[in-house]
């Protein structure tokens, strides 16, 4: 240079056939518990769905391009 694959909350992932307000786990923060901590229970807060056009009434999902990483080839 080419070719496949991956980019979602701080960190690991999930999102079905495009569909109405985007989620789980840990972590975080307040409360209850404890002599106190840790675990347990109660609640809560964080999101440019990598970016940029495009389809569509409606895009995290489709389509082009572009950016990162990661395997492969040369």
């Nucleotide at each position: 240079g080419g070719g496949c694959g991956c980019g979602u909350a701080g960190c690991u992932c999930a999102g079905u056939u495009g569909g109405u307000u985007a989620g789980a786990g840990c972590a975080c923060c307040u409360g209850c518990c404890u002599u106190a901590c840790a675990a347990g229970c109660a609640g809560g807060a964080a999101g440019u769905c990598c970016c940029c056009c495009g389809u569509u009434c409606g895009a995290g999902u489709c389509g082009g391009g572009g950016c990162g990483c990661g395997c492969c080839c040369a």
The RNA shown here (transfer RNA) has 74 nucleotides and comes from a Deltaproteobacteria bacterium. NCBI's taxonomy places the organism under Bacteria, Pseudomonadati, Myxococcota, Myxococcia. The prediction has a mean pLDDT of 82. Its Rfam family is "tRNA". It is annotated as a transfer RNA.